Overview: This is a predicted structure of an 84-nucleotide RNA (transfer RNA) from an uncultured Pseudomonadota bacterium. The coordinates come from a structure-prediction model, not an experiment, and the mean pLDDT is 80. Its Rfam family is "tRNA". About the family: Transfer RNA (tRNA) molecules are approximately 80 nucleotides in length. It was read from a public genome assembly.

RNA sequence: GCCUUGGUGGCGGAAUUGGUAGACGCGACAGACUCAAAAUCUGUUGUCUGCAAAGGCAUGAGAGUUCGAGUCUCUCCUAGGGCA
Numbered sequence: 001g002c003c004u005u006g007g008u009g010g011c012g013g014a015a016u017u018g019g020u021a022g023a024c025g026c027g028a029c030a031g032a033c034u035c036a037a038a039a040u041c042u043g044u045u046g047u048c049u050g051c052a053a054a055g056g057c058a059u060g061a062g063a064g065u066u067c068g069a070g071u072c073u074c075u076c077c078u079a080g081g082g083c084a
Stems, first nucleotide, its partner, number of pairs: 001083007010026003019067001027045006046057004060076005
C1' cells in the first nucleotide's frame, strides 16, 4: 500500500427486508426476607430541558439517499485478521 471483519448505555451483547433503539445477562441503587449478613425474590437504572406533565438528543466522526438509517452509499478515525 491493497483486501476483509468489527466499533451500540457502566460492562458483555441483541435489534427480521430500512419501520417503537438499547431486548437479555452482568453490575449498581432501593425494597422484601434475616438477629445481622450471604443467597434468593421484587422494582428502578442513557443524557439534556422542565416544579411537573411533557418534549428534545443519543448506535466511532462527518456528509448523502429516504416519509423513515444502528442497518444502504461516500470520506475519515480506530481495533482485529489476511496479502504484498